Notes:
A computed fold for a 187-nucleotide RNA from a Bacillota bacterium, annotated as Lysine riboswitch aptamer. It was read from a public genome assembly, where an Rfam model found it. The prediction has a mean pLDDT of 80. The organism belongs to Bacillota, within Bacteria. It matches the Rfam family "Lysine riboswitch aptamer". From the family's description: Riboswitches are metabolite binding domains within certain messenger RNAs that serve as precision sensors for their corresponding targets.

[in-house]
RNA sequence: AGGUGGGGUAGAGGUGCGGCUGGUCAUAAGUAUGCCGGGGAAAGUUGGGCCUUGAUGAAACGUGCAAAAAGGGGCCGCCGCCGAAGUUUUUAGCUUGCCCAGGAGCUAAAAGCUGGUCUGCUGGUGAAUAACUUGCAGACUGUCACUGCAAAAAGGCCCAUUUUUGCGGUGGAGUGCUAUUCCAUCA
Numbered sequence: 001a002g003g004u005g006g007g008g009u010a011g012a013g014g015u016g017c018g019g020c021u022g023g024u025c026a027u028a029a030g031u032a033u034g035c036c037g038g039g040g041a042a043a044g045u046u047g048g049g050c051c052u053u054g055a056u057g058a059a060a061c062g063u064g065c066a067a068a069a070a071g072g073g074g075c076c077g078c079c080g081c082c083g084a085a086g087u088u089u090u091u092a093g094c095u096u097g098c099c100c101a102g103g104a105g106c107u108a109a110a111a112g113c114u115g116g117u118c119u120g121c122u123g124g125u126g127a128a129u130a131a132c133u134u135g136c137a138g139a140c141u142g143u144c145a146c147u148g149c150a151a152a153a154a155g156g157c158c159c160a161u162u163u164u165u166g167c168g169g170u171g172g173a174g175u176g177c178u179a180u181u182c183c184a185u186c187a
Base pairs, nucleotide, nucleotide: 002186003185004184005183006182007181008180009179010178011177014082016081017080018079019078020077022076023075024074025073033066034065035064036062037061042053043052044051045102046101047100048099049098050097085114086113087112088111089110090109091108092107093106094105095104096103115141116140117139118138119137120136121135123133124132125131143172144171145170146169147168148167149166150165151164152163153162154161
C1' cells in the first nucleotide's frame, strides 16, 4: 500500500418521495342543509343503556324555492428529503352526544414487509370511472455479485494475467450501494 470489523460524514437512482388551515381551478352537487308541501313517531356510526331533539310535528318522501363546505384531485409556489416514504400488527392518547363492546378517522412508539417507476387484474377507502392503497403478474430502471463477447491500457515481445469501458445473461436486497474519514485488528 492493502484486507477485515465497527462508527461518522457526504452523495446517487428520476414521470424520485412526502409536507403546507399557501394561491388558483374543476369536481363533490343541484348533494348536505334551510324554507314550503306532505307524512304522523321516531332520530342522533352498529348493539345495549343513558342523554338531547321531537304533536310548537321526528324519520322516510317531493319534476317545489334557495343553496354550501370539508376530505380527495389538476396546476403554480414554497419547504423537508433518498426508508425518501408506504403498508400490516400491537400498545397508548384524541375525535365520533355520554358509558361498555365493536366500526371509522387522526397522532405517537415498537416490531415486520417493500430498492424505485409504470401498466393490468383483484380487494379496501371514497360521491366518483378521480386519487390513494394490500396482494399478484408483466415491463422499464438504478445498484452490487458472478459470468459471456468486444475494444483499450499495463508489464521488453508472444501467450496468459490484471484494470477500465461498451453490449449482454443470471441472481440478491436499501440494516443495501458509492466516496471519504475515525477507531480496532491482520500484515